[in-house]
RNA sequence: CGAGUCGGCCGGGCGGUCGCGUCGGCCGUCACCGCGAGGUGGCUGCCGCCGAGGAAAGUCCGGGCUCCACAGGGCAGGGUGGUGGGUAACGCCCACCCGGGGUGACCCGCGGGACAGUGCCACAGAGAGCAGACCGCCGGCUCCCCUUCGGGGACCGGUAAGGGUGAAAGGGUGGUGUAAGAGACCACCAGCGCCUGGGGUGACCCAGGCGGCUCGGCAAACCCCACCCGGAGCAAGGUCAGACAGGAAGCGUCCGAGGGCGGCCCGCCCGAGCUUCCGGGUAGACCGCUAGAGGUCGUCGGCAACGGCGAUCGUAGAGAGAUGACCGUCGACUCGGACUUCGGUCCGAGCCACAGAAUCCGGCUUACAGGCCGGCUCGUCCC
RNA sequence: GCCGCAGAAGCCGAAGAGGUAAGGCAACCGGCCACCAACCGGUGGGACGGGGUUCGACUCCCCGCUGCGGCU
Numbered sequence: 001c002g003a004g005u006c007g008g009c010c011g012g013g014c015g016g017u018c019g020c021g022u023c024g025g026c027c028g029u030c031a032c033c034g035c036g037a038g039g040u041g042g043c044u045g046c047c048g049c050c051g052a053g054g055a056a057a058g059u060c061c062g063g064g065c066u067c068c069a070c071a072g073g074g075c076a077g078g079g080u081g082g083u084g085g086g087u088a089a090c091g092c093c094c095a096c097c098c099g100g101g102g103u104g105a106c107c108c109g110c111g112g113g114a115c116a117g118u119g120c121c122a123c124a125g126a127g128a129g130c131a132g133a134c135c136g137c138c139g140g141c142u143c144c145c146c147u148u149c150g151g152g153g154a155c156c157g158g159u160a161a162g163g164g165u166g167a168a169a170g171g172g173u174g175g176u177g178u179a180a181g182a183g184a185c186c187a188c189c190a191g192c193g194c195c196u197g198g199g200g201u202g203a204c205c206c207a208g209g210c211g212g213c214u215c216g217g218c219a220a221a222c223c224c225c226a227c228c229c230g231g232a233g234c235a236a237g238g239u240c241a242g243a244c245a246g247g248a249a250g251c252g253u254c255c256g257a258g259g260g261c262g263g264c265c266c267g268c269c270c271g272a273g274c275u276u277c278c279g280g281g282u283a284g285a286c287c288g289c290u291a292g293a294g295g296u297c298g299u300c301g302g303c304a305a306c307g308g309c310g311a312u313c314g315u316a317g318a319g320a321g322a323u324g325a326c327c328g329u330c331g332a333c334u335c336g337g338a339c340u341u342c343g344g345u346c347c348g349a350g351c352c353a354c355a356g357a358a359u360c361c362g363g364c365u366u367a368c369a370g371g372c373c374g375g376c377u378c379g380u381c382c383c
Numbered sequence: 384g385c386c387g388c389a390g391a392a393g394c395c396g397a398a399g400a401g402g403u404a405a406g407g408c409a410a411c412c413g414g415c416c417a418c419c420a421a422c423c424g425g426u427g428g429g430a431c432g433g434g435g436u437u438c439g440a441c442u443c444c445c446c447g448c449u450g451c452g453g454c455u
Stems, first nucleotide, its partner, number of pairs: 001379010012330007020051002023048004028043006053354001057365002060363005065233004072266004077229005082096005097111001098109004112224002117222002119218003134163002136159005142154004171189006190214001192211008237287004246278006258270003294313008331352001333350007384454007393408003402438001410426005431447005
């Protein structure tokens, strides 16, 4: 210098004018309450403070919180799936192991079990799961043909070395052996199982020995194993105020409807109402509601995720819902033009994303103009 | 806001332990007819998008997009 890989951060700055929302203050005005001083509420104006995000999003996981009067058991259902740690918890994060990819930095993996069982493996192919003779190779009593006395065909048998099919055909290479062959036998290699020794908390790794010679794949198919899970969701739920009109049918009141918020069974408890249809009323205020597993900095422990301690910081929270627009200037990028000492400089124009809190956190995923910083790898050249 | 369900030709829609997607209407072509419709024969066209598991995915898993429904 070129190519690449991983991680972190920002996501426009400053000034001005106008506008929007909550809250506080002042003035005015209206309504209500009060004998009154005054109080409460609405509206307008002025002043002041504060006012979106890294994803506020998708709602995919996990928790806080609230209610279900709430002790249980079983079946069913759902989820997770290498090991060790982190955490309130997780399907998240960190470190490591194993497998795969890459020259490498590094990346990817829903990564338990296929000698518990059931099932599937289309097409092609002879044979696809107690393997399999289509071609080929080899042997043969026997029959036929040409007969150049050797060959061809049929039939019977042997053979998994070779061809061919397929995603997949029951280890690989070399040799012995044989009619031809074959772990039939031998050596080495790969792989499986068992044993011993060593290392590691562990997944697992290393070394040696023995064994039969070799065992298909799919569990993101049913299933088996281990572990986890009660349900609903802030429109949860609570307080206050206000309004109204009931009627019909069915089931039930201890032989018990219904309820205990996914289903079934058992058990326990509450229990006099419940369900459907028609009709009527209200669509208000407040709490929940934002200080929380919080952020930043320092230090200590730890490889790290993270944790302990100390200091310090801090008002969005609503009515179906405010946080914006314009101008100037600076900044980044793109295009055009001019100048150039080829490093850049100046002028003009364009453009600056994705997207918007609504119960709150921890994650994941997805969207995103552009920019900054750092670690590492490979290649080429120079010293 | 919270919760749930579904996407297959232009429209409606069948099937399943994963093996290469029926059928009807519509469109187009031909026949019949003097012509049109009906009728008869034929043709083309499809899994919401991306990734993964698998030999193989419409089907199984994950992420996104679109649509529908319920709750005060």
About this RNA:
The prediction has a mean pLDDT of 76. Two RNAs folded together computationally: RNase P RNA and transfer RNA, 455 nucleotides in total. It holds a member of the Rfam family "Bacterial RNase P class A". Rfam classes the family as a ribozyme.